[in-house]
Background
Model confidence (mean pLDDT): 81 of 100. A computed fold for an 87-nucleotide RNA from Neobacillus bataviensis LMG 21833, annotated as Glycine riboswitch aptamer.
RNA sequence: AUGACAACAAGGGGAGAGACUACUUUGUAGCGCCGAAGGAGCAAGCAGAUUUGUGAAUCUCUCAGGCAAAAGAACUCUUGUUUGACG
Numbered sequence: 001a002u003g004a005c006a007a008c009a010a011g012g013g014g015a016g017a018g019a020c021u022a023c024u025u026u027g028u029a030g031c032g033c034c035g036a037a038g039g040a041g042c043a044a045g046c047a048g049a050u051u052u053g054u055g056a057a058u059c060u061c062u063c064a065g066g067c068a069a070a071a072g073a074a075c076u077c078u079u080g081u082u083u084g085a086c087g
Base pairs, nucleotide, nucleotide: 006082007081008080009079010078011077012076013075018031020030021029022028023027032067033066034065038063039061040060041059045054046053047052
């Protein structure tokens, strides 16, 4: 000195579902829904060898969260910083 992967920060993009009803009111409760914060579950395979363990997600569940706007939002892009695979 090239700067992969990964991590962090800032900014941008970012879906879905009732502006439902009631009340002691931005909360609670009831019914109906959504999945892309978080959380939980598992197939093949692998290991062991009766049983077992490990095992992913945008899949499944809806505990939580959400269902006008706002906020949040997995994921992704740009910039910067750290690290340093490869050359």
NCBI's taxonomy places the organism under Bacteria, Bacillota, Bacilli, Bacillaceae, Neobacillus bataviensis. Of the family's consensus pairs, 91% are formed in the model. The RNAcentral record of the sequence draws on Rfam and Ribocentre.